[in-house]
RNA sequence: CAGGUCGGCCAGGCAGCCGCGCGCCACGUCUUGUGGCUCGAGGAACGUCCGGGCUCCGUACGGCAGGGUGGUGGGUAACACCCACUCGGGGAAACCCGCAGGCCAGUGCCACAGAAAACAGACCGCCCGUGUUUUACGCGGGUAAGGGUGAAACGGUGGUGUAAGAGACCACCAGUUCCCCGGGUGACCGGGGAAGCUGGGUAAACCCCACCCGGAGCAAGGCCAGACAGGGCAUGAUCGAGGGCUGCCCGCCCGAGUGCCCGGGUAGGCCGCUGGAGGGCGUCGGCAACGGCGUUCGUAGAUGGAUGGCUGCCUCUCCGUUGCGGGUAACCGCAGCGGAUGACAAAACCCGGCGUAUCGGCCGGCCUGUCCA
Repeated sequence: CAGGUCGGCCAGGCAGCCGCGCGCCACGUCUUGUGGCUCGAGGAACGUCCGGGCUCCGUACGGCAGGGUGGUGGGUAACACCCACUCGGGGAAACCCGCAGGCCAGUGCCACAGAAAACAGACCGCCCGUGUUUUACGCGGGUAAGGGUGAAACGGUGGUGUAAGAGACCACCAGUUCCCCGGGUGACCGGGGAAGCUGGGUAAACCCCACCCGGAGCAAGGCCAGACAGGGCAUGAUCGAGGGCUGCCCGCCCGAGUGCCCGGGUAGGCCGCUGGAGGGCGUCGGCAACGGCGUUCGUAGAUGGAUGGCUGCCUCUCCGUUGCGGGUAACCGCAGCGGAUGACAAAACCCGGCGUAUCGGCCGGCCUGUCCA
């Protein structure tokens, strides 16, 4: 210098005029005004995919059903998130990806081709016997080493042996199971030995195993004010109707009135509503995620829903053009002039994540290549 890969930050600035919202202050008032001051959308506010805080259901036992997660160890309020590690795959590497427990509990599926895709099988072959006009060919028995089909065919290579073969037997290797030693918190890694034990894939198929889960949700839930109009039917009253907020069962509890139909009134105001598992800086612990301690800051709270419009200057980006410099050229850099209107997009109880969209800029770590010292 170039390419690759990983991470962090920003998301226009300044000024003026007019116009909005909460809050505070001052003045004024008869229904709300005038003036001043501070503050006033995002990295995703989007999706509503997870997890919580908070609120209510008197409690929320136990079981079934249902749902979620799935290597190990940590972090966290918690999580399907984050960190580290292990194993597997990709890459030359940095690094990236993984729905990563179990197919020896069971049940399924693997098209076509092929003899045969499960405890399966003989198409071509090989060997032995036999029939016959020698042969060809037929019949009986043995065989799965060779060939063929296929993504995958009953471990591989070499030998012994055999009528011909075959883990039938042997040596080495692969896999599986079991035992022992060492390292590690663990997943797992390294090493040694025994057994002739020997079909694969698929659980992102049903399923099995391990762990976790009460429900509903700010339109939750409270407070105040105000208005109205009740009627009918059924049934129960302690021998228990009805009720206890995913479904069922069980247990436990409340309980004298309940259930259904027709009709009337209300839809207003206040709280919840912004000080939080909060942010910044320093320091200590930890590989890290993160945590402790100290100090410091106070930055929307609307409710038909506020933060906007105009002007000027500057900056970034893009387009065009002029000049200078580099370069063979393409093009690049600097300076000037003119123009463009500039991504994705917006709170509504709050927070931690994940996913998705996106104009442009800045900073850094690591890997590889080339050149120079």
Bacterial RNase P class A from Specibacter cremeus, 373 nucleotides, folded computationally. The model forms 95% of the base pairs in the Rfam consensus. The coordinates come from a structure-prediction model, not an experiment, and the mean pLDDT is 75. Rfam family: Bacterial RNase P class A. From the family's description: Ribonuclease P (RNase P) is a ubiquitous endoribonuclease, found in archaea, bacteria and eukarya as well as chloroplasts and mitochondria. Lineage of the source: Bacteria > Bacillati > Actinomycetes > Micrococcales > Specibacter. It was read from a public genome assembly, where an Rfam model found it.